[in-house]
Context: one part of a larger RNA
RNA sequence: GAUUGAACGCUGGCGGCAUGCUUUACACAUGCAAGUCGAACGGGGUGAGGGGCAACUCUCAUCUAGUGGCGAACGGGUGAGUAAUACAUCGGAACGUACCCGGAAGUGGGGGAUAACGAGUCGAAAGAUUCGCUAAUACCGCAUAUUCUGUACGCAGCAAAGCGGGGGACCGUAAGGCCUCGCGCUUUCGGAGCGGCCGAUGUCGGAUUAGCUUGUUGGUGAGGUAAAGGCUUACCAAGGCGACGAUCCGUAGCUGGUCUGAGAGGAUGAUCAGCCACACUGGGACUGAGACACGGCCCAGACUCCUACGGGAGGCAGCAGUGGGGAAUUUUGGACAAUGGGGGCAACCCUGAUCCAGCCAUGCCGCGUGAGUGAAGAAGGCCUUCGGGUUGUAAAGCUCUUUCGGUCGGAAAGAAAGCUUGUCCAUGAAUAAUGGGCGAGGUUGACGGUACCGGCAGAAGAAGCACCGGCUAACUACGUGCCAGCAGCCGCGGUAAUACGUAGGGUGCGAGCGUUAAUC
Numbered sequence: 001g002a003u004u005g006a007a008c009g010c011u012g013g014c015g016g017c018a019u020g021c022u023u024u025a026c027a028c029a030u031g032c033a034a035g036u037c038g039a040a041c042g043g044g045g046u047g048a049g050g051g052g053c054a055a056c057u058c059u060c061a062u063c064u065a066g067u068g069g070c071g072a073a074c075g076g077g078u079g080a081g082u083a084a085u086a087c088a089u090c091g092g093a094a095c096g097u098a099c100c101c102g103g104a105a106g107u108g109g110g111g112g113a114u115a116a117c118g119a120g121u122c123g124a125a126a127g128a129u130u131c132g133c134u135a136a137u138a139c140c141g142c143a144u145a146u147u148c149u150g151u152a153c154g155c156a157g158c159a160a161a162g163c164g165g166g167g168g169a170c171c172g173u174a175a176g177g178c179c180u181c182g183c184g185c186u187u188u189c190g191g192a193g194c195g196g197c198c199g200a201u202g203u204c205g206g207a208u209u210a211g212c213u214u215g216u217u218g219g220u221g222a223g224g225u226a227a228a229g230g231c232u233u234a235c236c237a238a239g240g241c242g243a244c245g246a247u248c249c250g251u252a253g254c255u256g257g258u259c260u261g262a263g264a265g266g267a268u269g270a271u272c273a274g275c276c277a278c279a280c281u282g283g284g285a286c287u288g289a290g291a292c293a294c295g296g297c298c299c300a301g302a303c304u305c306c307u308a309c310g311g312g313a314g315g316c317a318g319c320a321g322u323g324g325g326g327a328a329u330u331u332u333g334g335a336c337a338a339u340g341g342g343g344g345c346a347a348c349c350c351u352g353a354u355c356c357a358g359c360c361a362u363g364c365c366g367c368g369u370g371a372g373u374g375a376a377g378a379a380g381g382c383c384u385u386c387g388g389g390u391u392g393u394a395a396a397g398c399u400c401u402u403u404c405g406g407u408c409g410g411a412a413a414g415a416a417a418g419c420u421u422g423u424c425c426a427u428g429a430a431u432a433a434u435g436g437g438c439g440a441g442g443u444u445g446a447c448g449g450u451a452c453c454g455g456c457a458g459a460a461g462a463a464g465c466a467c468c469g470g471c472u473a474a475c476u477a478c479g480u481g482c483c484a485g486c487a488g489c490c491g492c493g494g495u496a497a498u499a500c501g502u503a504g505g506g507u508g509c510g511a512g513c514g515u516u517a518a519u520c
Base pairs, nucleotide, nucleotide: 001520002519003518004517006516007515008514009513010512013367014366015365016364017363018362020359021325026323027322028321030320031319032318035070036069037068040067041066043064044063045062046061047060048059049058050057051056077278078277079276086203087202088201089200090199091198092197095195096194097193100191101190102189103188104187105186106185107184108142110140111139117132118131119130120129121128122127148157149156150155162183163182164181165180166179167178170177171176204250205249206248211241212240213239216238217237218236219235220234221233222232223231253275254274255273256272257268258267259266260265280301281300282299283298284297303314304313305312306311331357333356334355335354339353340351341350342349343348370400371399372398373397380391381390382389383388404461406456407455408454410453418443419442420441421439422438423437424436425435426434464509465508466507467506468505469490470489471488475504476503477502478501479500485492486491
């Protein structure tokens, strides 16, 4: 000199854009953060309309506890652990893949249950349990097998589910069959993206850590995995690593980057992005395409809470917020309008992701606190050699302007793409339904009546901080008297202190200025 996720002292007008628990991976009250689908299913509730003397029943709309499907493995947080099961770069072969894209083949015919519900029982609760009824795209056989799997190449084995929209002829008492379109389902091939695995090189300090290793190193057989492999196991051999630093100890998430520097380097890893690890502590598996799963399960432990003392419940390193720790770090806000994600044919629902708003001079950038004129060089202050000098065109006065702020209103965006509707094309028996192209009307904004623009008044509301011995820009007076104090280094202060304190003056920066800490 530059820099910071900074803090502290004094001071503080406005706006834009960013940032904001670096410490206790300490403990957490409360609310929210993952749901959705009735176009998979049987019930139940509510409303409207119709039928019936009534019990009741039919149609339509709407809501949904349960069964079922998909999601919940993403998104969000944190950096405890980890010095290599990690990361970065470059390669590799023995693999998996729900949803998505392209291709091939199929979607036939049956069965038995079970929740909800009803009737009971136990329990303070959490909840548990007995009997009975019922549905499905839930579950299980049978048939078929293009492919696929196994194989002794003859063969053997393995599947499925329906739902919705529309409709001319024909069949049917009706439901519907039938036709067609859309969404699904099963088997399989290929792709994309994603993921698992292996190798090489590189990645902090310590030798006051020199030897380490027995599933250890390799082979064979077997098992196991989606997959190679001591991954596991039986047997056999005795290997494997190490001064090119093994092993052990300490420290640490890694990278793109960031800061500094002419560079080489050094330091660092907040925000943003990629990867990894973790989810009260330790262990384990289940489900699933995918987890050994933050807001899932089981066991053990510590802690907290409820209890009728028999037994139960919980996990903010999600967003806010509380206590504690600390020099120190924000609101228990708004909205799904946009972007993205989950579910759904869709309408739509959910989304503390996200987009916004709030707080803080924490940082960067911009603007303002007025402009011109004005010498009797006013008054006052300070100094003085008592002549004057200086503050100083500074003020006052006169003439103007009105940014920002204030107030009043007028007008009012962009971020909106979608959705819906008309027409043409494709499919189709069809002017229906569905999909695509084009044109136009309507409709959707949290921020927000915000940005932006206009009128009005009036210099009106807006300057401080540090320093002035040398380094280092800037000097005098008074007070003090080795005292009180200053200080980054040299050093000042013991009666004329430009170095302490105050005042006047000056210098530097300026909504900031200094100090402390830290890096180069």

A computed fold for a 520-nucleotide part of an RNA from a metagenome, annotated as small-subunit ribosomal RNA, 5' domain. The RNAcentral record of the full RNA draws on SILVA.